[in-house]
């Protein structure tokens, strides 16, 4: 001096003011009072991803469809979460990523280039041994043409062209044959619980990609969420039921009759007429609205309290100044993301600044 990994902190004391939950005491004023005491966010309380705890509603037993997981061995109430491997990619290295079953069941797709992209293919280019067509030859051939055709070496195109070198080997080639080297496939032995590795033989086997494409295999899911749900429970309607001055259809309205009280008029004080009002409502029961508890916590909840501003301290960063200098001092500024909402366990994300540990790599 660069960097990799893990951990933790995330302002501090005070002095006023204020918010919100309980408890305590206080009063001509009981109330939105007044005083005091206690206890009041976060490492992510976020996102509402995943699991689960609780409710409630469904449910014989298998299946089917439809969703997730997806390398192994643990851990766990579980999980798509953690730990320790394995394998592959990256990085000089600490280390870091990774949806990491099956492409030798089936189907499908593989842009643009390019002849051709999947039981491959002939554009150039090579070759034409055979067949054909010319010529020459008695004749066996010979020679030329590049027409049938052959070829996958070489050139070109692409992310990707059907193993790579080298001899052999053809007419030219070609795993066509060999030797070696790669990878697949299957036996044997070693090491591992296992994912795997390590080692030998065999077999010319040489089979392209893509499942975050449908699919095939394993394994797991019944649905909704505290507005879940549970107790109380007005009013108005509903049922029964006991009343309710008589009449006029059982029940209202209406009218007629009566009866109390009030106010007026009249009045021979005896009483009469007239207008208003009143002469029925009360128990009881079911569902549960509104409403209230519960659920609900050593913060709670109710549309939602946990704050401010002073002073001094600490940190960072600028400016001035002092001092060779390490270093000091004096003003300014600035101290993050965020905020509980049933509760717990994970995971993502967001964060000013800072601490402490382990480790690599260069000098």
């Nucleotide at each position: 001096g660069a960097g990799c990994c893990g951990g933790c902190c995330g302002g501090g004391u005070g002095g006023c003011c204020g918010c919100g939950g309980c408890c305590c005491g206080g009063c001509a004023u009981c109330g939105a009072c007044c005083g005091g005491g206690u206890c009041g966010a976060g490492g992510a309380a976020g996102g509402u991803c995943g699991g689960g705890a609780c409710u409630c509603c469904g449910c014989a037993g298998g299946g089917c469809a439809g969703g997730g997981u997806g390398c192994u061995g643990g851990c766990u109430a579980a999980c798509g979460g953690c730990c320790a491997g394995u394998c592959g990619g990256g990085g000089u290295g600490a280390c870091c990523c990774g949806a990491a079953g099956g492409a030798a069941a089936g189907u499908g797709c593989c842009a643009c280039a390019g002849a051709a992209a999947g039981c491959a293919g002939a554009c150039c280019g090579c070759c034409g041994a055979u067949g054909g067509c010319c010529g020459g030859g008695c004749a066996a051939c010979c020679g030329g043409c590049a027409c049938a055709g052959g070829u996958a070496a070489g050139g070109g195109u692409g992310a990707a062209a059907c193993g790579g070198u080298g001899c052999g080997g053809c007419a030219a080639g070609a795993g066509c044959g060999c030797a070696c080297c790669a990878g697949c496939g299957c036996c044997c032995g070693g090491g591992g619980u296992g994912a795997c590795u390590c080692g030998g033989g065999c077999g010319g086997c040489u089979c392209g990609g893509c499942a975050a494409a449908c699919c095939c295999c394993a394994c797991c899911c019944g649905g909704a969420g505290c507005a879940a749900g549970g107790c109380c429970a007005a009013a108005c309607a509903g049922a029964g039921g006991a009343a309710c001055g008589g009449g006029u259809u059982g029940c209202c309205c209406g009218c007629c009759c009566g009866g109390u009280g009030c106010c007026g008029c009249c009045g021979c004080c005896a009483g009469g007429c007239g207008a208003c009002a009143c002469c029925a409502u009360c128990c009881u029961c079911a569902g549960g609205u509104a409403g209230g508890c519960c659920g609900c916590a050593c913060a709670g909840a109710u549309g939602g309290a946990u704050g401010g501003c002073c002073a001094c301290c600490c940190c960072g960063c600028c400016g001035c100044u002092c001092g060779c200098g390490a270093g000091g001092g004096c003003g300014a500024c600035g101290g993050a993301c965020a905020g509980a909402a049933u509760c717990c366990c994970g995971c993502c994300u967001a964060c000013a600044g800072g601490c402490c540990g382990g480790c690599u790599c260069a000098c």
This is a predicted structure of a 363-nucleotide RNA (Bacterial RNase P class A) from a soil metagenome.
Model confidence (mean pLDDT): 77 of 100.
It matches the Rfam family "Bacterial RNase P class A". By type it is a ribozyme.